């Protein structure tokens, strides 16, 4: 310098809730909060799971199309800090 790994320090982000807004809904975003998290930083690319639309009727289901969901999982791109 680079890579593995996460000892150590400086940091970082922010579960669950609560409040106010926006959405049919999942859910997002603002304070507030503090489970967790070595990439929990970005990207919906492939799987999961959730919503929403449609069906002779009604429940359930499945198929498809349209969303979410990166703190489900793969996978892509980028990043700080130093013992061993």
């Nucleotide at each position: 310098u680079u890579g593995c790994a996460u000892u150590a320090a400086a940091g970082c982000u922010a579960a669950a809730c609560u409040a106010u807004u926006c959405g049919u809904g999942a859910g997002a975003a603002u304070a507030g909060g503090g489970c967790a998290g070595a990439a929990a930083a970005c990207c919906a690319c492939g799987g999961g799971u959730c919503u929403u639309u449609a069906u002779a009727a009604a429940u359930a289901a499945u198929a498809a199309a349209a969303g979410a969901u990166a703190g489900c999982c793969g996978g892509g791109u980028u990043g700080c800090a130093u013992a061993a």

This is a predicted structure of an 84-nucleotide RNA (c-di-GMP-I riboswitch aptamer) from Sulfurovum sp. The model forms 85% of the base pairs in the Rfam consensus. Its Rfam family is "c-di-GMP-I riboswitch aptamer". Rfam describes the family as follows. GEMM was predicted in a large-scale screen for bacterial structured RNA regulatory elements.